A computed fold for a 99-nucleotide RNA from an uncultured Saprospiraceae bacterium, annotated as SAM riboswitch aptamer (S box leader).
RNA sequence: ACUUUAUACAGAUGAAGCGAGAGAAUAGGCUCGAUGACCUUCAGGCAACCUGCUAAACGCAAGGUGCCAAUUCCUACCCAAUUUUGGGGAAUAUAGAUU
Numbered sequence: 001a002c003u004u005u006a007u008a009c010a011g012a013u014g015a016a017g018c019g020a021g022a023g024a025a026u027a028g029g030c031u032c033g034a035u036g037a038c039c040u041u042c043a044g045g046c047a048a049c050c051u052g053c054u055a056a057a058c059g060c061a062a063g064g065u066g067c068c069a070a071u072u073c074c075u076a077c078c079c080a081a082u083u084u085u086g087g088g089g090a091a092u093a094u095a096g097a098u099u
Stems, first nucleotide, its partner, number of pairs: 001099001003097006013043005021032003026076004044068003049064002051061003072091001077088004
């Protein structure tokens, strides 16, 4: 990197550094941001996919990942109902497995 499976309306923030954009990509909307966002580092935390314990588990632990504004921030394509909602899909992210 490809393929495949599962999950994605729950949960979890402080400090320091940096200094202008950021929220995956395109477009629209909306939001965050000099009261310092994003990012990096440190500390803390959440969760429980793999893992370990267990006879076993929906239990316990937390070693490997992951995550800690907003549903994956929302919409885009299809279907149904009918004016805003429901379902599905695509894409994306994470984990496991395979090559």
The prediction has a mean pLDDT of 86.